[in-house]
Molecule: FMN riboswitch aptamer (RFN element)
Organism: Arthrobacter sp. H5
RNA sequence: AACGUGCUCCGGGGUCGGUGUAAUUCCGAACCGGCGGUUAUAGUCCGCGACCCGUCCGCUGUCCGCGCAUCCGCGUGGUGGUGGCCGGUUGAGCCGGUGAAAUUCCGGCACCGACAGUUAAAGUCUGGAUGGGAGAAGCACGUA
Numbered sequence: 001a002a003c004g005u006g007c008u009c010c011g012g013g014g015u016c017g018g019u020g021u022a023a024u025u026c027c028g029a030a031c032c033g034g035c036g037g038u039u040a041u042a043g044u045c046c047g048c049g050a051c052c053c054g055u056c057c058g059c060u061g062u063c064c065g066c067g068c069a070u071c072c073g074c075g076u077g078g079u080g081g082u083g084g085c086c087g088g089u090u091g092a093g094c095c096g097g098u099g100a101a102a103u104u105c106c107g108g109c110a111c112c113g114a115c116a117g118u119u120a121a122a123g124u125c126u127g128g129a130u131g132g133g134a135g136a137a138g139c140a141c142g143u144a
Base pairs, nucleotide, nucleotide: 002143003142004141005140006139007138008137010135015029016028017027018026030124031123032113033112034048035047036046037045043111044110052088053087054086056084057083058082059081060080061079063078064077065076066075067074068073093109094108095107096106097105115127116126117125
């Protein structure tokens, strides 16, 4: 150095105006871009993460049924909550230039953005979330 185990810390950005009874949601104009990878720097390439759904496995209840017991309870099935592995779902880029190499840089023109809420439809407001998280950095021990 590498691998393994444990621990610590870090780990998402963005709005103004107009109309209107009402909109940071409509209209106009703006603005924003998680993580790893890559012959060369990526919201649009290849993967991953967050939200949502499901099988399986566990934990759990002032819930429901059945059986046993009949003092406390025990077992089993369902159901609600919750956790883990795995699976599913999950948006969008072209043209030109430079170069050995770039859908990543430069120029031009485009495009995309979970769920729930809302006096009116949300990437930008509020909320789940002081959460989770891909991953990043460091420390200790082990292989020694």